[in-house]
Molecule: small-subunit ribosomal RNA
Organism: uncultured organism
RNA sequence: AGGAUGAACGCUAGCGGCAGGCCUAAUACAUGCAAGUCGAGGGGCAGCAUUGAUUGCUUGCAAUCAGAUGGCGACCGGCGCACGGGUGCGUAACGCGUAUGCAACUUACCUACUACAGGGGGAUAGCUUCCGGAAACGGAAAUUAAUACCCCAUGGUCUCUAUUAUUCACAUGGAUAUAAGGGUAAAGAUUUAUUGGUAGUAGAUGGGCAUGCGUCCCAUUAGCUAGUUGGCGGUGUAACGGACCACCAAGGCGAUGAUGGGUAGGGGUUCUGAGAGGAUGAUCCCCCACACUGGUACUGAGAUACGGACCAGACUCCUACGGGAGGCAGCAGUGAGGAAUAUUGGUCAAUGGAGGCAACUCUGAACCAGCCAAGCCGCGUGAAGGAAGACUGUUCUACGAAUUGUAAACUUCUUUUCUGGAGGAAUAAAGACAGGUACGUGUAUUUGUUUGCAUGUACUCCAGGAACAAGCAUCGGCUAACUCCGUGCCAGCAGCCGCGGUAAUACGGAGGAUGCAGGCGUUAUCCGGAUUUAUUAGGUUUAAAGGGUGUCUAGGUGGGCUGGUAAGUCAGAGGUGAACGUCGGUUGCUUAACAAUCGAAUUGCCUUUGAUACUGUCAGUCUUGAGUAUGGUUGAUGUGGGCGGAAUGUGUAGUGUAGCGGUGAAAUGCAUAGAUAUUACACAGAACCCCAAUUGCGAAGGCAGCUCACAAAACCUUUACUGACACUGAAGCACGAAACGUGGGUAGCGAACAGGAUUAGAUACCCUGGUAGUCCACGCCGUAAACUAUGCUCACUCGCUGUUGGCGAUACACAGUCAGCGGUCAAGGGAAACCGAUAAGUGAGCCACCUGGGGAGUACGCUCGCAAGAGUGAAACUCAAAGGAAUUGACGGGGGCCCGCACAAGCGGUGGAACAUGUGGUUUAAUUCGAUGAUACGCGAGGAACCUUACCUGGGCUUAAAUGUAUAGUGCAUGAACUGGAAACAGUUCUUUCCUUCGGGACUCUUUACAAGGUGCUGCAUGGUUGUCGUCAGCUCGUGCCGUGAGGUGUCGGGUUAAGUCCCAUAACGAGCGCAACCCCUAUCGUUAGUUACCAGCACGUAGUGGUGGGGACUCUAGCGAAACUGCCGGUGUAAACCGCGAGGAAGGUGGGGAUGACGUCAAAUCAGCACGGCCCUUAUGUCCAGGGCUACACACGUGUUACAAUGGUCGGUACAGCGGGCAGCUUCAUAGCGAUAUGCGGCAAAUCCCGAAAGCCGAUCCCAGUUCGGAUUGGAGUCUGCAACCCGACUCCAUGAAGUUGGAAUCGCUAGUAAUCGCGCAUCAGCCAUGGCGCGGUGAAUACGUUCCCGGGCCUUGUACACACCGCCCGUCAAGCCAUGGAAGUUUGGGGUACC
Repeated sequence: AGGAUGAACGCUAGCGGCAGGCCUAAUACAUGCAAGUCGAGGGGCAGCAUUGAUUGCUUGCAAUCAGAUGGCGACCGGCGCACGGGUGCGUAACGCGUAUGCAACUUACCUACUACAGGGGGAUAGCUUCCGGAAACGGAAAUUAAUACCCCAUGGUCUCUAUUAUUCACAUGGAUAUAAGGGUAAAGAUUUAUUGGUAGUAGAUGGGCAUGCGUCCCAUUAGCUAGUUGGCGGUGUAACGGACCACCAAGGCGAUGAUGGGUAGGGGUUCUGAGAGGAUGAUCCCCCACACUGGUACUGAGAUACGGACCAGACUCCUACGGGAGGCAGCAGUGAGGAAUAUUGGUCAAUGGAGGCAACUCUGAACCAGCCAAGCCGCGUGAAGGAAGACUGUUCUACGAAUUGUAAACUUCUUUUCUGGAGGAAUAAAGACAGGUACGUGUAUUUGUUUGCAUGUACUCCAGGAACAAGCAUCGGCUAACUCCGUGCCAGCAGCCGCGGUAAUACGGAGGAUGCAGGCGUUAUCCGGAUUUAUUAGGUUUAAAGGGUGUCUAGGUGGGCUGGUAAGUCAGAGGUGAACGUCGGUUGCUUAACAAUCGAAUUGCCUUUGAUACUGUCAGUCUUGAGUAUGGUUGAUGUGGGCGGAAUGUGUAGUGUAGCGGUGAAAUGCAUAGAUAUUACACAGAACCCCAAUUGCGAAGGCAGCUCACAAAACCUUUACUGACACUGAAGCACGAAACGUGGGUAGCGAACAGGAUUAGAUACCCUGGUAGUCCACGCCGUAAACUAUGCUCACUCGCUGUUGGCGAUACACAGUCAGCGGUCAAGGGAAACCGAUAAGUGAGCCACCUGGGGAGUACGCUCGCAAGAGUGAAACUCAAAGGAAUUGACGGGGGCCCGCACAAGCGGUGGAACAUGUGGUUUAAUUCGAUGAUACGCGAGGAACCUUACCUGGGCUUAAAUGUAUAGUGCAUGAACUGGAAACAGUUCUUUCCUUCGGGACUCUUUACAAGGUGCUGCAUGGUUGUCGUCAGCUCGUGCCGUGAGGUGUCGGGUUAAGUCCCAUAACGAGCGCAACCCCUAUCGUUAGUUACCAGCACGUAGUGGUGGGGACUCUAGCGAAACUGCCGGUGUAAACCGCGAGGAAGGUGGGGAUGACGUCAAAUCAGCACGGCCCUUAUGUCCAGGGCUACACACGUGUUACAAUGGUCGGUACAGCGGGCAGCUUCAUAGCGAUAUGCGGCAAAUCCCGAAAGCCGAUCCCAGUUCGGAUUGGAGUCUGCAACCCGACUCCAUGAAGUUGGAAUCGCUAGUAAUCGCGCAUCAGCCAUGGCGCGGUGAAUACGUUCCCGGGCCUUGUACACACCGCCCGUCAAGCCAUGGAAGUUUGGGGUACC
């Protein structure tokens, strides 16, 4: 997700039928109505009407009189008012439900029957008069009636006393019959037919009482009870009863929950659910209770009385202040409360009720109508056709599609609804009136007339016309339905998960879609899903959960056989289980809802008959459960006593001398007053070495020197005895480590405490001391991770193996068996880890305990305790998790193995100085932007004076700076000069293309159209590229196997390697990307080729030179090959492989170097190389130009250069490379200049020409100093490039000559042709800030014991509360704000007590 509701709220709304409508304040009520009726009981007559009479006259009116008549206010009397209607306060109760009983009762009116009704009397209301009072009302006098009241009589199958008999019954007793005695009745009315009255019996109906069973929560309510429980006797009642009273007894109830507290009307039912259940008690029906609150009785057949009375109280109203009146929880209605619930309507026509002979009267019961989508049901808002698939809208991959959508328009059709008109029921039967018939004056029946609120309603017909009628919610998953825009952790959404931080199917809007539809959503509540309280149907080793252990009571459960009984159980029958409702059939409203009728069901209770397997119960019996007995054995089992040695400490005495002790290192401490050490003697207390062990014993806690006494237990053997005596066990009782109290004791150890160290601190870990304690006795506590985190008992369910105590056996072999203690494993179980005959398996019995985390084992209450505290044990509130087991990673100041210039061993640097360069910061109009630990910082940039250039200032342009296509046109173009200007630009003057087949074409420009441009943003939207881990050895897959699964195995293990390299082993077998190899350079040789390179031999020639002829030997060049493979030898090893100053070889164990970078990590870097989505700008964020800036400068950092000097500086001489580059170029040579350079002639598009190597070597000099070191800075003079060197170039010469004397903490590179040192070349480039970068060669070391440590990495393993993965997670205080609460100087107020006035 479903269903339901007496609902409410939001949006919306055409009609009808049926049913419903204060759930809250049993709150307060204005007003009207809701119970009267009878004149056929009575006296009467106020009012009305009729009649009669009288009077007045206006001649049909008025007044008066007459109870004469119809009738009738008030009064007496009868019946009713105890029904109907309302509400749910109270009540946990015989209140209700169900089943019974009354032999302990009553019942007006009604029905049937029996009997009777004779006589008499006195009042009283009313009426009249008077009095009091504001009123309500009251008082007095006189008089009067009755179906009102009283007396007498009669009387019974009535009643009381009481006898006997029969019969019945569960006790007291009942029924029937009966002898004697006592007591009690009545009413009339009238049209004479009736009706009413009295007594009694019976029935019917209603009621009363009693009983069994059922009926909510709390044990943090465990004891309650004096009329209490019972008895005897009374009172009272319709009736039983401690209901009440006197006396007597001491009972009664309670863990099967008394008493107390809270909540609540109960039931039929209603909702839900597969059911069992759970929840519910509106409407309708039954019962109860109540009527402003509490109490009381009267009347009556019936009341302790809703619209009666009395008393008290609260409240409201009237008042003349003296007193009075009232009770909507009846129907309407009002205020209030609340989210919320209707009209002050019509009628007695029907149904029903009261009274009446009846007509009739009354009836807010009832029937109807009104309001409300508040529910259920039904109908409609149109139907068919209609594609240019129209327009609009929306979306997209956009010159076109998709969707809205057959939707609309349009055509045809229908008329339920609607509007108008016409007709028009049923509900009516009785009754009344009139007439008829049968009997005979009244019943029964019949005919006609009359009586309808709703209502001219339902319904039917006619006409008109698609005409008047659709919304709500949702669209991330659960859950049916998706896109665009806006927003940008904002606004907001949200049932749960969660969504929103610039591409949101989740917010808001739109389009579209989905669901339901006169409604749709939301909220609230109940059930369901939830086996999430588990009876059906759960669990407790580790997730919540086994009591610390034993013993025992109640309780629960209980071995074999036989018989009885029939309580449970099962079956049949009878009674009851109201109606409505539910379910099924049928029927009636057009259908349905609804209603009618019949049936089923109502799973229950009671009675009765039967069955007897099982359980119970009674009786008997048995031995296997259990126990006893006999004989053995075992043990750190318990309690009390005695004894022992070692060690330690202390004391005394001796020897002896300077330290001892302690630690990572020390110090405190002890010691010359003689310690430590050592010897002897003595004393003290505590603990018991070895044996000793997955050993043993005990219920658990626990128990260890030896021995004695007492006590207990278990096991084994025998199978003699008892005969189910058993198991478990709430409560109770006992035991129960450590700690606590008192008194002893105190050697060692040792909380607290002191001192010394360590440390940032160190209330710790370490050290020196040391009190309580540890020990004993007696108390107390009652708890521990009291753990096997596993309750006890019994039975059953493969094996292997060790061990303890028995039995048996001749036995120190082997097997067997019983009882224990262990290991491993099968089946099985388990979420897994694991358990597995000592179960966590399969079953039985009993007990204890659990129900999300936190709050919290807390608070309150109670019990216990000297105390500490223990036991029992919540809630508010809060979170969406907390937790278990296992997996993969990551991490660890965890472990093992291994590697790397990682450390160590070395060499040279950086960090100090000056300068160069980059960065930060600051500054600035701008100092463009990016890169920021390693992995930014001589990085993008392989070259910023302009340009570059993106920045700033200023001046211009707006289809543009460029390009393309198309259209039309032109030769204006172009070039030159001039003016303004910083230039761009603006303006002026002059000049005027090419080819041609003459058709045209090329080019330029103009016009128009279409395509602009952006170094603006987002590297967290992206592609591509790159850095790093790391050239680390890893990362995966297929199939198989294992696991519920995540996943594992393979990839682990033993070796080995630079390597997941290889070998062996192996539930794995194979494979892929990586490693290695293949590629390039280099080291050796061969071969081929021989120019520009080479020159041995031959020849020519020069001052000299392969300069020349020639050569193909050598070097070299550059093609092709060879070579190295642990191939050989020795050793070790199963092998892989390793070792060897091995051999051979140019090279030896990947020879050296390079290229090559697995799966991935860092949202690493780059939108400014390029590309690209989205967003943004469009007379500007585009574009052009000039100048400036990127070069600033108190400062900080990185990377470098040069130095500080003698292994050096300077001067002179002299030798040897390689890679490369060169025509806007490299430049020989010559000349000039001190020089940078300039000029001139030549060479070379290059193995041909050019680009001068330096350190080195040989000499000279300097003599340790701020120097002949060092060269910054500054002044002057120049050279070169360039349009232009001011900001801002390089170089040269002269002069100047700063800091710096080897650099703190710290830190970097490097293992061999390496470091160090020396120069050379190249790219970019006009030039150059190049000391940078990339290459090249020359000279050329030192050191590595080794892997403990630092850093990084790999594999295996372990722990984890981490997974954003240790830069993790997480605890507590504090700061700020908010919420609730405690205390508080005081202040203020309500109530109470006391004192005083």